Model confidence (mean pLDDT): 80 of 100. A computed fold for an 80-nucleotide RNA from a Desulfobacteraceae bacterium, annotated as c-di-GMP-I riboswitch aptamer. Lineage of the source: Bacteria > Pseudomonadati > Thermodesulfobacteriota > Desulfobacteria > Desulfobacteraceae. The sequence was found by an Rfam model in a public genome assembly.

RNA sequence: CAUGAAAAAAGCCAAACCCGCCGCGAGACGGGGACGGAAAACCACGGAUCUUUCAGCGGAAAGACCGCCGGGUUGCCAUG
Numbered sequence: 001c002a003u004g005a006a007a008a009a010a011g012c013c014a015a016a017c018c019c020g021c022c023g024c025g026a027g028a029c030g031g032g033g034a035c036g037g038a039a040a041a042c043c044a045c046g047g048a049u050c051u052u053u054c055a056g057c058g059g060a061a062a063g064a065c066c067g068c069c070g071g072g073u074u075g076c077c078a079u080g
Base pairs, nucleotide, nucleotide: 001080002079003078004077012037013036017032018031019030020029022027035067041073042072043071045070046069047068049064050063051062052061053060054059
C1' cells in the first nucleotide's frame, strides 16, 4: 500500500427498558442493563424520519438523529 471480515487472538461498543438530570419538544448526558454490531469510531455533507414555530394552496425556517440509507476521515487483526 492492497485485500478480507473466513478462522483465531486481544479486546471494544451497547438496543429496548428502568433510575437520575437537562430540554417546549424530538432527544442528549450519567448509572444499571444487553437487542445487536467488522467499524454500532468520528463528521449533520446529501437524503429519509421526527420535533418546534409560522402558514395553510404548495410549503418555509430552526432544531433532533451517524445503531435509517448514501458519502467522507480514521482504527484492531490476518494475508500478500